[in-house]
RNA sequence: UUGAUCAGUAUUAGAGAGAAUAAAAGAUAGCUUUUAUCGCCGAAGGUGCAAGUAGCAAUACUACGAAACUCUCAGGCAAAAGGAUAAUACUGUUACG
Numbered sequence: 001u002u003g004a005u006c007a008g009u010a011u012u013a014g015a016g017a018g019a020a021u022a023a024a025a026g027a028u029a030g031c032u033u034u035u036a037u038c039g040c041c042g043a044a045g046g047u048g049c050a051a052g053u054a055g056c057a058a059u060a061c062u063a064c065g066a067a068a069c070u071c072u073c074a075g076g077c078a079a080a081a082g083g084a085u086a087a088u089a090c091u092g093u094u095a096c097g
Base pairs, nucleotide, nucleotide: 001097006092007091008090009089010088011087012086013085018038020037021036022035023034024033025032026031039077040076041075045073046071048069052064053063054062055061
């Protein structure tokens, strides 16, 4: 010095599902918070596993093993906030050349 990969920052885009019911408190039109009850959503995070690989005498057993799949623990169900992911720009990293 090229700058993969990984991580982060900024900007833009970004789905789904009850402004549920009851009680209490605050506020005093709407509304907010807490607790409980039922109904739902999946794209923060998290759980689980296939093919396969390894160990083993072994088809058994054990370990590793992906996701936007799965479970819904968490989170969410007007707006706001959040939001996987994508694009653009930048920062760090340093594989390879």
This is a predicted structure of a 97-nucleotide RNA (Glycine riboswitch aptamer) from Staphylococcus sp. 8AQ. It matches the Rfam family "Glycine riboswitch aptamer". From the family's description: This family represents the bacterial glycine riboswitch. Taxonomically the source falls in Staphylococcus (Bacteria, Bacillati, Bacillota, Staphylococcaceae). The coordinates come from a structure-prediction model, not an experiment, and the mean pLDDT is 82. The model forms 90% of the base pairs in the Rfam consensus.